[in-house]
RNA sequence: AGAGUUGGUGGCUAGGGUUCCGGUGCUGAUUGCAGCGCGGCUGGUCCGAGAGCUGCCACCGGAGGGGGAGAAAUCCCUUCGGAUGCACGGCGGGAGAAAAGCCCGGGAGAC
Repeated sequence: AGAGUUGGUGGCUAGGGUUCCGGUGCUGAUUGCAGCGCGGCUGGUCCGAGAGCUGCCACCGGAGGGGGAGAAAUCCCUUCGGAUGCACGGCGGGAGAAAAGCCCGGGAGAC
């Protein structure tokens, strides 16, 4: 100086808004209920983390076992472990019901 890898995914949470449910205000009503509004309405449905939690898979390493003529390599199985590091971060835009720690984005920028 150059190249490669530092992973994938499920569940949950922080958080988010308001399509639906519920709640609530007003109006109407043949008191089964309906219409309009409200998310500075706790909630249910719903969305949801690169830098949050957790499970599984993959990957890396240690030990042991199997097959094989055969030490090793390759392949398969069991088990234990994991510095699979570090990670401050706008404005603005996007999705859609709408918004967000979602996506643009480990971006711009800072150190």
Predicted 3D model of a 111-nucleotide RNA (Guanidine-I riboswitch aptamer) from a Hyphomicrobiales bacterium. It matches the Rfam family "Guanidine-I riboswitch aptamer". Rfam links the family to the GO term regulation of gene expression. Lineage of the source: Bacteria > Pseudomonadati > Pseudomonadota > Alphaproteobacteria > Hyphomicrobiales. The coordinates come from a structure-prediction model, not an experiment, and the mean pLDDT is 81.